Small-subunit ribosomal RNA, 5' domain from Omnitrophica bacterium RIFCSPLOWO2_01_FULL_45_10b, 541 nucleotides, folded computationally. NCBI's taxonomy places the organism under Bacteria, Pseudomonadati, Candidatus Omnitrophota. It matches the Rfam family "Bacterial small subunit ribosomal RNA".
[in-house]
Context: one part of a larger RNA
RNA sequence: GAACGAACGCUGGCGGCGUGGAUUAGGCAUGCAAGUCGAACGGAAUUUCUAGCUUUUUCGGAAAUUCAGUGGCGAAAGGGUGAGUAACACGUGGGUAAUCUACCUAGAAGAUUGGGAUAACCUGUCGAAAGACGGGCUAAUACCGAAUGAGACCACGAUUUCUUCGGAAAUUGAGGUCAAAGAUGGGGACCGUAAGGCCUAUCGCUUUUAGAGGAGCCCGCGUCCUAUCAGCUAGUUGGUGAGGUAAUGGCUCACCAAGGCAAUGACGGGUAGCUGGCCUGAGAGGGUGGUCAGCCACAUCGGGACUGAGAUACUGCCCGGACUCCUACGGGAGGCUGCAGUCGAGAAUCUUUCGCAAUGGGGGAAACCCUGACGAAGCGACGCCGCGUGCAGGAUGAAGGCCUUCGGGUCGUAAACUGCUGUCAAUUGGGACGAAUGAUAGCGAAGUGAACAACUUUUCUAUUUGACGGUACCAGUAAAGGAAGCCACGGCUAACUCUGUGCCAGCAGCCGCGGUAAGACAGAGGUGGCUAGCGUUGUUC
Numbered sequence: 001g002a003a004c005g006a007a008c009g010c011u012g013g014c015g016g017c018g019u020g021g022a023u024u025a026g027g028c029a030u031g032c033a034a035g036u037c038g039a040a041c042g043g044a045a046u047u048u049c050u051a052g053c054u055u056u057u058u059c060g061g062a063a064a065u066u067c068a069g070u071g072g073c074g075a076a077a078g079g080g081u082g083a084g085u086a087a088c089a090c091g092u093g094g095g096u097a098a099u100c101u102a103c104c105u106a107g108a109a110g111a112u113u114g115g116g117a118u119a120a121c122c123u124g125u126c127g128a129a130a131g132a133c134g135g136g137c138u139a140a141u142a143c144c145g146a147a148u149g150a151g152a153c154c155a156c157g158a159u160u161u162c163u164u165c166g167g168a169a170a171u172u173g174a175g176g177u178c179a180a181a182g183a184u185g186g187g188g189a190c191c192g193u194a195a196g197g198c199c200u201a202u203c204g205c206u207u208u209u210a211g212a213g214g215a216g217c218c219c220g221c222g223u224c225c226u227a228u229c230a231g232c233u234a235g236u237u238g239g240u241g242a243g244g245u246a247a248u249g250g251c252u253c254a255c256c257a258a259g260g261c262a263a264u265g266a267c268g269g270g271u272a273g274c275u276g277g278c279c280u281g282a283g284a285g286g287g288u289g290g291u292c293a294g295c296c297a298c299a300u301c302g303g304g305a306c307u308g309a310g311a312u313a314c315u316g317c318c319c320g321g322a323c324u325c326c327u328a329c330g331g332g333a334g335g336c337u338g339c340a341g342u343c344g345a346g347a348a349u350c351u352u353u354c355g356c357a358a359u360g361g362g363g364g365a366a367a368c369c370c371u372g373a374c375g376a377a378g379c380g381a382c383g384c385c386g387c388g389u390g391c392a393g394g395a396u397g398a399a400g401g402c403c404u405u406c407g408g409g410u411c412g413u414a415a416a417c418u419g420c421u422g423u424c425a426a427u428u429g430g431g432a433c434g435a436a437u438g439a440u441a442g443c444g445a446a447g448u449g450a451a452c453a454a455c456u457u458u459u460c461u462a463u464u465u466g467a468c469g470g471u472a473c474c475a476g477u478a479a480a481g482g483a484a485g486c487c488a489c490g491g492c493u494a495a496c497u498c499u500g501u502g503c504c505a506g507c508a509g510c511c512g513c514g515g516u517a518a519g520a521c522a523g524a525g526g527u528g529g530c531u532a533g534c535g536u537u538g539u540u541c
Stems, first nucleotide, its partner, number of pairs: 001541004006537005013387006019380002026343003030340003035073003040070002043067008052059001080298003090222007099215003104211007112146004121136006151178004156173007182203006190197002224270003231261003236258008273295004277288004300321005323334004351377001353376003359373001360371004390420004400411004424482001426477005434468001438464005444458005485530005490511003496525005506513002
């Protein structure tokens, strides 16, 4: 000199963009942060309508809304934190002939026929509660059989190509094993009392191939300090076989062998999430890893599996520990390292705000619902940037302060005074972009189709959707009015005198100042520097 997620002191007008719990991965009141689908299914309640029934109510039927339950998808994403980890954790480059992949896209083939339950509901019992257990009824795209097999898988055989020489891929032969579910809209003929069958469109379902994106595993190289850590290791190192896994492998087990690592630092100890980057520097390098982005790890502490395409699962389950709460003392409930907020510790770090309008995510055919992701607003000079606090004229060089050699000098065109301007702030009025490629409705067109129906796509037209926000911005009004401080002045280092003090009080980054004329202490006047900041402290280069 530069920099900072800074803190402290004095001071403080406005705006834009960023940024803000670095310490106790300490404890947490309260609210919210993951739901959705009735176009998978049976019910319950409410409301409305009703050529049925009835005197009316009830009953029956239809429609709408709501509710819990079964079922599906999601909940493994998004969001937080950096405790652990010196490791294939991360970075980079490869391998997988050792692998998996829900939703999505494209292709191929199918979707036949049966069955038994169970929640909800009704009912009974136990319990303070949380909840639990029994009996009875019922549905499905829930569950379970049978059929079919384009195909996949299994073992056996043949051919070709490739190969890390272990095998792999393709074609083929004859065996064995393995699927499925419907929903909604529309409809001419035919069947049917009707529902519907049947046809058709969309969505869904099953098997399979390929893709895309994602994930697992393996390897080369790189990745802090310490030798006052020199030897470490029995599942240890390798083999054979088996088990296990999506998959290789001591991953696990049985047997066999006695290996394996290490001064190119094993083993141990300390510290630490890694990277793109960021800071500094001419560079080489040094330091660092906050915000943003990628990866990893964790979710009160420790352990465990279940479900599932995917978890060993932050707001799932089970067990144990600590802690907190409820209790009828028998027993139960909980987990902010999500967003706000609170206590504590600390030099120190914000609102218990608004909205799903945009972007994105989940569910749904859609309308739509959910979304503390996100978009916004709020607080903090914490940082960067921009703007302002006026401009011009004005000498009797006023008053006043300070200094003085008492002549004067200086603050100083500075002020007063005169003229002008109108940024910001104030006030009055107008007033956005972000909104479309969205949604709804309609006339057409094209496609599928037996069809002029329905559905899909689409041109055009109309209507409609904004938290921020009556904000940004624009125009008007009035008015110099509301808006300057901080540090320094002995040398380094730009800037000097007076008074007080008298080795005292004090200053100080280094040298050093102060003991009666202190340019170094304290105050004042003046001067210098930076400026809504200035200085100090801390840390890095």